[in-house]
RNA sequence: AGAGUUUGAUCCUGGCUCAGGAUGAACGCUGGCGGCGUGCCUAAUACAUGCAAGUCGAGCGCCUUGCACUUUGCGCUUCUUUCUCAGUGAAUAACAGAGACAGAAGGAGCGUGGUGUGCAAGGAGCGGCGGACGGCUGAGUAACGCGUAGGAACAUACCCCAGAGUGAGGGAUAAGCUCAAGAAAUUGAGUCUAAUACCGCAUAAUCUCUUCGGAGCAAAGCUUUAGCGCUUUGGGAAUGGCCUGCGUCCGAUUAGCUAGUUGGUGAGGUAAAUGCUCACCAAGGCGACGAUCGGUAGCUGGUCUAAGAGGAUGAUCAGCCAGACUGGGACUGAGACACGGCCCAGACUCCUACGGGAGGCAGCAGUAGGGAAUCUUCCACAAUGGACGAAAGUCUGAUGGAGCAACGCCGCGUGCAGGAUGAAGGCCUUCGGGUUGUAAACUGCUUUUAUCUGUGAAGAUUAUGACGGUAACAGAAGAAUAAGGAUCGGCUAACUCCGUGCCAGCAGCCGCGGUCAUACGGAGGAUCCAAGCGUUAUCCGGAAUUACUGGGCGUAAAGAGUUGUGUAGGUGGCAUAGUAAGCGAGACAUGAAAGCGUACGGCUCAACCGUAUAUCCAUGUUUUGAACUGCUAAGCUAGAGAGUGAGAGGGGUCGCUGGAAUUCCUGGUGUAGGGGUAAAAUCCGUAGAUAUCAGGAGGAACACCAAUGGCGUAGGCAGGCGACUGGCUCAUUUCUGACACUCAGACACGAAAGCGUGGGUAGCGAUCGGGAUUAGAUACCCCGGUAGUCCACGCCGUAAACUAUGGAUGCUAGCUGUGCGAGGUAUCGACCCCUUGCGUAGCGAAGCUAACGCGUUAAGCAUCCCGCCUGUGGAGUACGAGCGCAAGCUUAAAACAUAAAGGAAUUGACGGGGACCCGCACAAGCGGUGGAGCGUGUUGUUUAAUUCGAUGCAAAGCGAAGAACCUUACCAGGGUUUGACAUCCUACUAAGGACUCCGAAAGGAGACUGUGCCUUCGGGCCGUAGUGACAGGUGAUGCAUGGCCGUCGUCAGCUCGUGUCGUGAGAUGUUUGGUUAAGUCCAUCAACGAGCGCAACCCUUAUAGUUAGUUGAAUUUUUCUAGCUAGACUGCCCCGGUAACGGGGAGGAAGGAGGGGAUGAUGUCAGGUCCUUAUCUCCCUUACACCCUGGGCUACAAACACGCUACAAUGGCCGGUACAAUGGGCAGCGAUGUCGCGAGACGGAGCAAAUCCCAUCAAAGCCGGUCUCAGUUCGGAUUGCAGGCUGAAACUCGCCUGCAUGAAGCUGGAAUCGCUAGUAAUGGUAGGUCAGCAAUACUACCGUGAAUACGUUCCCGGGUCUUGUACACACCGCCCGUCAAGCCAUGAAAGUCACCAAUAUCCGACGUCCGUGCUAGUCACGGCCUAAGGUAGGGGUGAUGAUUGGGGUUAAGUCGUAACAAGGUAUCCGUACCUGAA
Repeated sequence: AGAGUUUGAUCCUGGCUCAGGAUGAACGCUGGCGGCGUGCCUAAUACAUGCAAGUCGAGCGCCUUGCACUUUGCGCUUCUUUCUCAGUGAAUAACAGAGACAGAAGGAGCGUGGUGUGCAAGGAGCGGCGGACGGCUGAGUAACGCGUAGGAACAUACCCCAGAGUGAGGGAUAAGCUCAAGAAAUUGAGUCUAAUACCGCAUAAUCUCUUCGGAGCAAAGCUUUAGCGCUUUGGGAAUGGCCUGCGUCCGAUUAGCUAGUUGGUGAGGUAAAUGCUCACCAAGGCGACGAUCGGUAGCUGGUCUAAGAGGAUGAUCAGCCAGACUGGGACUGAGACACGGCCCAGACUCCUACGGGAGGCAGCAGUAGGGAAUCUUCCACAAUGGACGAAAGUCUGAUGGAGCAACGCCGCGUGCAGGAUGAAGGCCUUCGGGUUGUAAACUGCUUUUAUCUGUGAAGAUUAUGACGGUAACAGAAGAAUAAGGAUCGGCUAACUCCGUGCCAGCAGCCGCGGUCAUACGGAGGAUCCAAGCGUUAUCCGGAAUUACUGGGCGUAAAGAGUUGUGUAGGUGGCAUAGUAAGCGAGACAUGAAAGCGUACGGCUCAACCGUAUAUCCAUGUUUUGAACUGCUAAGCUAGAGAGUGAGAGGGGUCGCUGGAAUUCCUGGUGUAGGGGUAAAAUCCGUAGAUAUCAGGAGGAACACCAAUGGCGUAGGCAGGCGACUGGCUCAUUUCUGACACUCAGACACGAAAGCGUGGGUAGCGAUCGGGAUUAGAUACCCCGGUAGUCCACGCCGUAAACUAUGGAUGCUAGCUGUGCGAGGUAUCGACCCCUUGCGUAGCGAAGCUAACGCGUUAAGCAUCCCGCCUGUGGAGUACGAGCGCAAGCUUAAAACAUAAAGGAAUUGACGGGGACCCGCACAAGCGGUGGAGCGUGUUGUUUAAUUCGAUGCAAAGCGAAGAACCUUACCAGGGUUUGACAUCCUACUAAGGACUCCGAAAGGAGACUGUGCCUUCGGGCCGUAGUGACAGGUGAUGCAUGGCCGUCGUCAGCUCGUGUCGUGAGAUGUUUGGUUAAGUCCAUCAACGAGCGCAACCCUUAUAGUUAGUUGAAUUUUUCUAGCUAGACUGCCCCGGUAACGGGGAGGAAGGAGGGGAUGAUGUCAGGUCCUUAUCUCCCUUACACCCUGGGCUACAAACACGCUACAAUGGCCGGUACAAUGGGCAGCGAUGUCGCGAGACGGAGCAAAUCCCAUCAAAGCCGGUCUCAGUUCGGAUUGCAGGCUGAAACUCGCCUGCAUGAAGCUGGAAUCGCUAGUAAUGGUAGGUCAGCAAUACUACCGUGAAUACGUUCCCGGGUCUUGUACACACCGCCCGUCAAGCCAUGAAAGUCACCAAUAUCCGACGUCCGUGCUAGUCACGGCCUAAGGUAGGGGUGAUGAUUGGGGUUAAGUCGUAACAAGGUAUCCGUACCUGAA
């Protein structure tokens, strides 16, 4: 950076498609590792479960538990002390006062309960701070929501700085306790208590209010004594609220919207400005620079793409906004109208004892659902950050990490080196080989990755590590653990085989597939990427295909009918001064971070990350400049306009008026036709037409002049005169002084047709009637004829309304004509000539254009303004709206379908286009065919088979120059299987011959005979048997082919090189003017030459000469045969012409190519032939091959083609008589002779032929006779009988002879063929094929021997030039519409359903606010507003709907033939009417 695709080819226009990049992707196949990222785009659907916001005891009072201390109550004790007391000397150690039991008190111990204090843990509560952050989502929102730049009338807990203060009191309340209600949630009553909770008082200012006098307002403590707090004021930092400029999607088939609406005054309200709210006043405000309405959408930094400008997008990250089940509301608070708060309403879910309650994952995981589709109910607070706290610390699904997923980007690996018997196998093959392919095997080496083992981080400043025994490092073994996907016709890198056979299938576009598929499927190979590769979806690009950069509008899509008037808007002449809005320059500020770019650095590299730096997009402030634009001021005259003086004109409107013609009426003359057509008929006319004369009526249109002429904005305008009126041109340079140009919307005009009302109506004349034509003819042609055409008034508003060309201004060679002016010159004169202005035409420079063409009247070069276009069809259609009486017009889509549609030019072909020319093409002639019989061929039919091929010309007496068998390919039957034929191998053997039997034959069986030739001694020739390679095929395809042939056509054409022209296909040459049989030649010419064709060279023939002469000739000239020469060239003369050449003449055997033949350009017909032969591929192989016998190709209703014989007197028959040429001959021709009526037979002279024979060589001809116009003395078919010949064999199925028989036929309809001179016509002769012959065919030969051609109008064919074309498979082309059938999308439709936003009205929760009341409250009642809900009528959108309308589409349906050629009636546009359809 481009490429494919419209055509036979070309250029252009123009769409469609591809190659690139990208993705939060999905799907298919496949899948080794790591790093870094990313991961519900759909249902803002519903959610089980767990967690995501708490914290503070250094604010407070409680409760529970534990420990320690303190204090105290109760119980027990076998301990102890004291007291009281009985009895007794009994018991016990002692004593003499000892003292049991019992009691009391104290102490001690144990158990248990409480009080107080301290410590620790936990619980709820009061209180403080935080739950307004963090996290999620994008429903809503077209908005000050966002972005950017500004602004003033504000607030701010925590934080920082500074000033001042912190005094003295009070009353409650939760928790607690005791009861009570309830299933629960929860609640009520009583009672107690604390505070940094609450409330007064004091003090107050640089605080607040203020009438400037004054008035008013605060605090809280805790405490380890070091601090932390508290109140108030000011400032700061940062944050938030509000306002404004600019920017921010689509729709006008949404054009008007708005009553708190816009502004003011005064109140209220807010942190704060403001209609934010209210009362009053005014009537404003927004809108074509797009209001309102509808649809869609979170915005941005950025992201993707692009060279850029742009376009698309808004995941992850970051900023802002909005939302938290849906709707509404407020409370608290510094901050909310609050995601994990409250109240109400609604929907849904759950619990319930039916009374009532509870809930909100768009937090992290996870579930269901939806979907093509998107993860773990993980670990940790170690780091970063947040809340609280003095702190320790607690909390933190923020965050840090791990898990899953090739979802993306980046990196690595799947080994490396050697290794040619180029192994095997696969595939292909021209069978030689090639390729897979150094690839493998094999040898050597290495170990990234993976595996195992060991060591083991950084991340943390003291402590603390989830990640994690992770990264990294070291060691071990072993090529070990690791490659696929797509593609291979072109675009587009990469090719072969097999299978299939318009099937199966492929396909992004073009397209591929119908028997040889690089396009389908498989295989081998190759190409491209690679842990991925493809497909799908979407975006940008290519696409200059919406064009700002950077397009167009004559004919391709596109200039509105008039740009006519003109508004908004856009643009605007010369010069001066000012200003500084646009514009330029400088400075400053902003433009978050991340990202992008650059540099450097860190992970081994990269992705990734870090540091630094540049830039974009702009915006604002300020300074400055003054060329240009704008604005202001005052000027100028070249634009524009006005004035004056002239001029032309079918310009317009109205009125009056004229003659010619048509028609009608009246009258006259006059008589049988007229009219019409290609030809007719309908029609008119004896009731007097047509024709003609005179008079009259009425309507419409205006001959000549008249013209590429005039006028008009366009449509358009034509007898003459008048009235009114618009524009234009010229001259002058008097005036104004930019007053101009263009113009969305608006207004006006606007052919024809059509509509309404009223007139008018001669002619013409849709519809209609009739007549023709025709297959039909709703047409073309004809006869009539209604609307209409005309007038007035009013509508309609369209045309191929065209110069298919918008307007204005300026510039850029000319020449020629014409209309109207002016000037000059000249003149009697405006005759001519010259200059100039405005129109109108033709040709042309430069330039432009795809080309055609345009070209001072531009489609050139520029500026300004407007309109319009963006593939084709659907469609200028539907719906909606406006206009209209209607017809309809204007505006104007989509679904769907499709790869083209289109413009200009080129070459052909074609034309019921043109011009010229030629041809037995017609014409002029002669003779035929078509009618009859027969022969031959063909179709058709029949058949066992009637073998096959040829089918308009260019098949049909053709292949076939000859079917009884053979031929023969067909049929029936009988046989053979390496074969009837070829090559190779093995074994045996001569080969062969005659005979017998079976058989239709082929063939089979038997016995007999025979014993070869050559030889290098191996063998070979020949035969038999066997084996397999192979033979064989007239089987298919002539549309796979070669070769050969036919045809156009013996027509004059077909091409090339170089040059030139054209963007190109192509053209030129080859055209043109002559001439010719001819592209033959001449002249001319941007052509000059050349080739294949033409002609000539070749054969033959006509004349002469010469040579030779056998078998010819009696002999020479001559004739004949053969060879060689000569001759003819428009050479000579006359005429015409530049020439080529033509006309005439002479001479000559022959005269203008002397006659005839051979010779057939490039090509066309997929012409014919695979059955002559050759041949690719396919098919058959005990048969589609081969052999044999018999049959068939010879059939016979019918049709066609080519011939023969005739129909007779130009003849038939009989007799006589004359004259040829070419050919053929040995398995042959066969003489003389004899026999037979004859065919022929017998016989065998001569001859391989100028000698002999066919062969008297002939017949027509000539002479004579007869027949006398008849179905005959014409004609000979058919049939019978008797013979002959060939041949194994004449039945199917031969030829000939004789006798007899004696059919049709009396010259042939429509139509059609041949022939132009030794020709037609006519007469015979010969040959090939061949045993014979169905030959009347074919090929040759000679005899006799005409007529006619004015000419090119017509038919056919051809050539050249030109023209049109929508054809190119080329007119046997192309192509239109209805109808019928299938499918698709869509409009209308009685309705039905759903949704949306408003309006009116009813009701009105919660709640703020207001008011009233009292029991003074967490009160009650009332009021305003409102969500939700109800009712009603409209509006909008969507879905659906019997039926219905058109549209699109679909290899082979029906009807016609409308268009393309003069398309057979030129086509097309608008309109009206009519009709199966065009």
Source information
Predicted 3D model of a 1478-nucleotide RNA (small-subunit ribosomal RNA) from a soil metagenome. The prediction has a mean pLDDT of 83. RNAcentral holds the sequence, with entries from SILVA. Rfam family: Bacterial small subunit ribosomal RNA.